Context: one part of a larger RNA
RNA sequence: CUCUCGUUAAGGAACUCGGCAAAAUAACCCCGUAACUUCGGAAGAAGGGGUGCCUCGUGAGGUGAAACCUUUUACAGGUCGAGCCUUGUGAGGCCGCAGUGAAGAGGCCCAGGCGACUGUUUAGUAAAAACACAUGUCUCUGCUAAGUCGCUAAGACGACGUAUAGGGACUGACACCUGCCCGGUGCUGGAAGGUUAAGGGAAGAGGUGAAAUCAUUCAAGACGUAGCUUUGAACCGAAGCCCCAGUAAACGGCGGCCGUAACUAUAACGGUCCUAAGGUAGCGAAAUUCCUUGUCAGGUAAGUUCUGACCCGCACGAAUGGUGUAACGAUCUGGGCGCUGUCUCAACGAGGGACUCG
Numbered sequence: 001c002u003c004u005c006g007u008u009a010a011g012g013a014a015c016u017c018g019g020c021a022a023a024a025u026a027a028c029c030c031c032g033u034a035a036c037u038u039c040g041g042a043a044g045a046a047g048g049g050g051u052g053c054c055u056c057g058u059g060a061g062g063u064g065a066a067a068c069c070u071u072u073u074a075c076a077g078g079u080c081g082a083g084c085c086u087u088g089u090g091a092g093g094c095c096g097c098a099g100u101g102a103a104g105a106g107g108c109c110c111a112g113g114c115g116a117c118u119g120u121u122u123a124g125u126a127a128a129a130a131c132a133c134a135u136g137u138c139u140c141u142g143c144u145a146a147g148u149c150g151c152u153a154a155g156a157c158g159a160c161g162u163a164u165a166g167g168g169a170c171u172g173a174c175a176c177c178u179g180c181c182c183g184g185u186g187c188u189g190g191a192a193g194g195u196u197a198a199g200g201g202a203a204g205a206g207g208u209g210a211a212a213u214c215a216u217u218c219a220a221g222a223c224g225u226a227g228c229u230u231u232g233a234a235c236c237g238a239a240g241c242c243c244c245a246g247u248a249a250a251c252g253g254c255g256g257c258c259g260u261a262a263c264u265a266u267a268a269c270g271g272u273c274c275u276a277a278g279g280u281a282g283c284g285a286a287a288u289u290c291c292u293u294g295u296c297a298g299g300u301a302a303g304u305u306c307u308g309a310c311c312c313g314c315a316c317g318a319a320u321g322g323u324g325u326a327a328c329g330a331u332c333u334g335g336g337c338g339c340u341g342u343c344u345c346a347a348c349g350a351g352g353g354a355c356u357c358g
Stems, first nucleotide, its partner, number of pairs: 001353008010344002014342001019339001027051005036041001038173001052094012067079004071074001095099001107337007114329002119131002136170006147157003174324004179254003184251002186247005193242003199236002204231005213222002255273005282316001283313001294310005
C1' cells in the first nucleotide's frame, strides 16, 4: 500500500449522479393504528409499553394417588381430591450498564410516473415500464371444419372436441368511456359494361414446289398448281383488374388564411380556400415540450430535479386504446423522520496478502 473485518470525540448526508455502502430496525405478548378503498384491504400502518431470577398468593386446563361409599364382587361404579405437569395473573424482593443479556429475526413515512395483480425473460453486462395474464373486440371455421405438420402422400394434430367449440389478430384487471373520415391500401359482397390467358377459330401472308408456261447466247432464271411446311387477322373465350357498394376494436388519416366587441388584449362571430374527414371527450412543458431552467404557486437559506396549476400540444388523444384507480413492485423519480466513518477528517485495532530474508 491492498483486501476482509472491529471501534470512534463533536457534527449527522455537509458525501455523492444518487444515502451507493454501512449503520439502524428486528423475536414474542399487550395497547394503539390515518388518508384512501374494489370494503377484501391499506396494516406488522404509524406510535408506545413489557420480557431475567427468587419468594408468596391466585385463576384455568390436564393427569389423578391414598382414603371413603355402593353392590350386579368386578381389570366395577361413585365421592373427595393429594401430588405432579402446562399456562395466565397479582404482590413483594434480588442482581447487573444492559434480562428476546450470545446468535439468528421488518427501518419507517409522504408524494408522483409506469405496469392492474401472482407470474415470465436476454444460461455468461439488461428482471424492467419489456413478455405473459384474466377481460374486451374483430375475424375465420358447419365437420373429411378452419388452421397446422408431412415428399402434390399415407397419416397425424386440431379432437375422440362441434360455434358457450376450435384457429388467427389486436387490446390488456376494474371504473367512466372509446368521437369524425371508406378518398388511398386491404378485406367482404356484386355483377351490367370495359379489358383479359390457354384454348377454339381460320381469312390472309411467307418458304419449298414435278409438269406446263415465259425468258435467255449454252448455263444460271422467272412464274407457280397439288402436297408439305412456317406463320396467322377477325370472332368465341374465366377468374382477376377497371367498375359499383359495404367495412376503421381493418392498415391508416383527423387543415390553412383573413377580419371582427365602446381602453387594451382576446375573439363567442363572420368571410374565404382546400379536404375523404378536418382531433370530439379526456389529458397536457407529459417516459411525449424544440424554444425551456416556459410562467405562477409549494417545498429549500438557496431547487435545470420534484409536486400542483396554466395551455403557446415544435410533434397527446381515444382497444398501435384515452383518462382515472384500491392493492401489488429486488421498478423509476422527488421529499422527510430515524440512523450512521458516506462525509467534515481522519485515527486506532485484528486477520490475509504485498514487501524483506530463507